[in-house]
Molecule: Glycine riboswitch aptamer
RNA sequence: AGGAAACUCUGGAGAAGCUCCGCCCGUGUCCCUUGGCGGAGUGCCGAAGGUGCAAGGCCGCAAGGCCGAAUCUCUCAGGCAAAAGGACAGAGUGCCCA
Numbered sequence: 001a002g003g004a005a006a007c008u009c010u011g012g013a014g015a016a017g018c019u020c021c022g023c024c025c026g027u028g029u030c031c032c033u034u035g036g037c038g039g040a041g042u043g044c045c046g047a048a049g050g051u052g053c054a055a056g057g058c059c060g061c062a063a064g065g066c067c068g069a070a071u072c073u074c075u076c077a078g079g080c081a082a083a084a085g086g087a088c089a090g091a092g093u094g095c096c097c098a
Base pairs, nucleotide, nucleotide: 002096003095006093007092008091009090010089011088016042018041019040020039021038022037023036024035043080044079045078049076050074052072056067057066058065059064
C1' cells in the first nucleotide's frame, strides 16, 4: 500500500404536529381547550432491522429445488413539527497483515 468488526466527530432524505375514545393534571364542581399517559382508526413514508429476487452458480434424467445484490420491492417492524433515530458518505482512533 491493503483490509473485517468497533469507537469518536461531521454531513445525512421522505411522510399527519390527522381523527376518535379512556384515564390523569389543572378547577370549589362539571364541560371544553392546552399538556401527559394509554388504546383504536384512517391516510401516508422508506434510509434502523426484516421479506422478495435479476444475472450467475450448484443439485437433478426431468419436473423442479437450493444459493444469490441494492438506496429496487413489500411495509412485518419502524416512522410522519422539533429532538431522538437514521441507510449511506467523509475524516480520525484503534486492530490485523506486510